[in-house]
Context: one part of a larger RNA
This record gives sequence, structure tokens and C1' cells, in this order.
RNA sequence: CCAUUUGGUGGAUGACUCGGCUUCGGUUGUCGAAGAAGGACGUGGUAAGCUGCGAUAAGCCUUGGGUAGGCGCAUACAGCCUUUGAUCCAGGGAUCUCCUAAUGGGACAUCCUGUUAGAAUAAACUUCUAACGUUCGGGUAGCUAGACACACACGCAAGUGUGUGUCAGGCUUCCGAAAGAGAACGGGGUGAGUUGAAGCAUCUUCGUAGCCCCAGGAAAAGAAAUCAAUUGAGAUUGCGUUAGUAACGGCGAGUAAAAGCGCAACAGCGCAAACCGAAUCCCCUAUCGACGAGGUAGGGGAGAUGUGGAGUUAUAGGACUUGGGUUCUGCCCAGCUUUUUGAGCCAAAGCUUCUGGAAAGAAGCGCGACACAGGGUGAUAGCCCCGUAGGCGAAGAAAAGAAGGUGGAUACCAAGUAUCCUGAGUACCGCAACUUGGAUAUGUUGUGGGAAUUUGGGUGGCAUUUACAUCCAACGCUAAAUACAAACGAAGUCCGAUAGAAUAUUAGUACGGUGACGGAAAGUUGAAAAGAACCCUUGAAAGGGAAUGAAAAGAACCUGAAACCAAAUGGCA
Repeated sequence: CCAUUUGGUGGAUGACUCGGCUUCGGUUGUCGAAGAAGGACGUGGUAAGCUGCGAUAAGCCUUGGGUAGGCGCAUACAGCCUUUGAUCCAGGGAUCUCCUAAUGGGACAUCCUGUUAGAAUAAACUUCUAACGUUCGGGUAGCUAGACACACACGCAAGUGUGUGUCAGGCUUCCGAAAGAGAACGGGGUGAGUUGAAGCAUCUUCGUAGCCCCAGGAAAAGAAAUCAAUUGAGAUUGCGUUAGUAACGGCGAGUAAAAGCGCAACAGCGCAAACCGAAUCCCCUAUCGACGAGGUAGGGGAGAUGUGGAGUUAUAGGACUUGGGUUCUGCCCAGCUUUUUGAGCCAAAGCUUCUGGAAAGAAGCGCGACACAGGGUGAUAGCCCCGUAGGCGAAGAAAAGAAGGUGGAUACCAAGUAUCCUGAGUACCGCAACUUGGAUAUGUUGUGGGAAUUUGGGUGGCAUUUACAUCCAACGCUAAAUACAAACGAAGUCCGAUAGAAUAUUAGUACGGUGACGGAAAGUUGAAAAGAACCCUUGAAAGGGAAUGAAAAGAACCUGAAACCAAAUGGCA
């Protein structure tokens, strides 16, 4: 040096999985001054971490479920609880330090320090308890000071004083609301750059990212001054198609619709005005009612800058005048019925022999099945256990319904058309900027002008005129189909510890950074600790016996590859 063997080291591979990932589903879709989310500090007999909880501190009370064990992870010692039903599970309640929107004031978060009232103590300058923020809205009484008007008194006058009424404040005080948090989704405001154009400026990226405001379980949109094209459709939203088409574009790069058609889901309404003119509404108190809807009575307030009735549209409609005419609808839920949810409850059927450490395996003879999904049990179990199919279910919660109760309204039709009404700095026009596919023909804003009133007005992709068609702006509300996935559940031709989440373990931990922020590693004894008594060597570690176990699998623990190290044997020099 080579080969083999035996060990060591190392932790690949295989097997496993209380973790992930993804999809679906419905559900849930909020929490918060009654102090949230989040944190700090405490809290156990011994107690560092996590979990739970809050000075009543791994817990207190209560109702229901449930059954023999229990005192969290956590296997120890000590001491307790429990068939007078604990632990545990579900519902309700109590307690709930300090910080934090943080709210008596302040502060370098988890600390400091007041005012007023009350209580404790013999007393207090001590201790404890409660209230005390800002903004907005509303109310009541007290205090305070003011303006105006009128009356009276005094004064020659200016004026002064007193009283009454009205108006508008300030301070104290009472009631209510807001604030802040939340994974994404939604609406609004503001709004880039890298990039592409093979350079770059219009353009593109893009109305994207970011920032700000606001809301909901969805939001937004929404019942045509819409489309269409001589046929017609009939609110909005979403999907497919139309279509990478029309159109826009240094007509470059690129950008980019709509109608229509096919589907999902479907729902329509209320004001302003004309005409009436307080016929109205709110609050408090009392009473009836089921602690309900609602009724009655009294008091106070709002309201003529109009409460209430009426009325709401294009084939114009309505008011108004006349005549006819008979139904329609809201709200409540104590009790009742049904359904869902709900800690939970019931739930069939197997033995023997053999091998083995162990039977669920093999052999033999049986049984159940609306249950042969799945998991566990010392190897592979329909019949051992948990479950599964199927059925049942208290309180509480939710939804629907019937019956019942209690309010409100007069629709609708015909005729008439004299008079009245039908949303103004609006429609529309010029200019500028932004925006859009919108081209002369998208939308918005600014600016300068600025209508009509039913014999009316808008639109019909340049403008104008005529016809034709179509709709009725300048006020408002509206479920479903749609978006998302924080929380819950189920599933999977998904991953199986360098994978799958960064995290299967004290994980956003340890650690790094002034900070913003960055960010790990780390799973497996065995069926059961039976976790190796005792003896020997030894300072200890460790080793040798012995014992346990099916097997040392021996806690540096399943399997235990390679690189690497050593020894032994053989060979070669």
C1' cells in the first nucleotide's frame, strides 16, 4: 500500500405521523367606554417554560349531561378531592391587578400624582371606595352676566332705579352616541417608479403598487331623460360568448369595449310639487295589555323656513270637477305546532385448537349486516373496544307557521280639460385640463355664458333642419344571483421531518441587528419501564458479571447506508 473481516464514527434509507398544504361546504362573518384586540405583572405545597386563570388568581357559584376515578402539558415527593356524584363536557352567573382607544392630570407603555364625596381608625397629613377626559346631540335645574321692548318711580334734562316679557349665551350638572381592533373581500380620495417601446420624451407599466378616509357580512349598483333600428327589448349584478373584434395608438410598442345571444338570480317602491292647512309627530308619567304590538289619560316639547293627508308619470300623469265603486295592508309572539342546532344517548353479531413473547395469523365449526367507513387493542379483528348504518335528545338558541291579538288605509273605473303642478345656476354652449376603446361622436372637473314648462324637454357616435323612433334628467330607498376566507367542519390520485407552513418539539422561540427587520436547528426505547437490584474494577465517566425483555432495542435509545477512523488476518514492496 491492497484485500477481507470485525468494530467505531456518521445519520442516509425504509417504515411511521398529535403537523402541514389544497379544495369544498355550509356555517360563522364581528369584538369594543358594561373598557376590546394586544401586552405587562402576578397566580401552583415544591414551579423555570408553555397552558389556564386574575389578589375569589391551573380557579368560585349555579343548571343540565356524564361515571369512577381525579388534582393541565408533567410519568416525582408530600398532601388532598370523589357514589352526599368529583375530575370532565355544555349553558348561565360572579370575580377579573396594571398598561393599552385609555378617558381626572402627567409620563420615558405596564409608572408618578391630584380634586370632590363617602367609609375605616380614638384621631390624622394614613388607608380604602366611588366620581371627575374630549367632541357631537339632547334634557333639566341652579348660578352668572347681557341685549331689546314695555310699564312704574325719581330727575329741569342727560339719565338712574325697580318690575314684567322676549331673545341669545357662559359655568355646574344629567342622559345618549362616537373613538380603537379585525385575514382578505368592498366603496371613495390621492397616486408612483422599475419596466416595455430592443435608445427616449407622448405612450406603456397603470388608475397597478403605495398612502389616507369610510362601511358591511357582504359592499357597490339598481327600477331608463337606457338600448335598439322601423323588427323590437324592458332595473341592477355575475358567468359564457360577442372578441383580442369595433375603436384608440410617436397608427409604434401596445391598449381595448358595447349592443345582441345563452345562462344564474329575479322585486319593485318612496318623496318634492299642484290641492287641503295642524287634521301630525316625539319625550316623560300613570294605567290597560302577555314585561308584546298597541290603546287611553295628563304634562312637556317639535312644528307655518310646513307636521300630517293627497300624489309620483310619457300611449303623458297628477291636482281639480262630476259620476260609479269595494276591498287592501302593516305590526306583535307570552303560550301552541313544525324544522334546524344542541353537552350527549341507544346501536347487531365468535368460539375452540395450533404456532408464537403476544393472536387479530393458520385450521375447524358458527353468526350479524340500512352497520365489511375508519381507528385502537402485544402481528393482519365485520362479530374485543371506540365507532359506523340507522334512530333519539334537556336547557338554551335560530327559523317558519297556524291560531290569536292590535293598528292603518280606500284602492279601482269612467267622463271633463278652463285653471294649476311635474326637481335651475340645472339642461345646453364655448374654452382648458384630466379621463375613456369612445374616434369631431366617453365621462368628470374648472372657468365664461346660460334655457324651456306639455303647443314642453332629452337621446338616436360630427354639425344643422325636417320627419320618424324612443325615453322623461337636474330627489331618494331596495332582497337574490356576486367577492373574500379570519373562525369551524369535511375531504384529498397532495407532503411525509433537507419534504409539507418559517414553526409536527418552550417558534416568529433561541440568536443577529441602534433600528426597520432578519430568523434557525431540533420527531421515533419497548407491547409494557419491566428504565438494568446486587457484586467486581474505578476519583468519575465507563467497563466486566448478574438481572429484565421476544429482542438490548439501554435512554447519545427503531432501521442504521456511504464518506471517514482503527484493529486483526492474508498478500505485495
Predicted 3D model of a 573-nucleotide part of an RNA (large-subunit ribosomal RNA, domain I) from a Candidatus Aenigmatarchaeota archaeon.
Rfam family: Archaeal large subunit ribosomal RNA.
The source organism's lineage runs through Archaea, Nanobdellati and Candidatus Aenigmatarchaeota.
The full RNA is in RNAcentral, with records from ENA.
The prediction has a mean pLDDT of 80.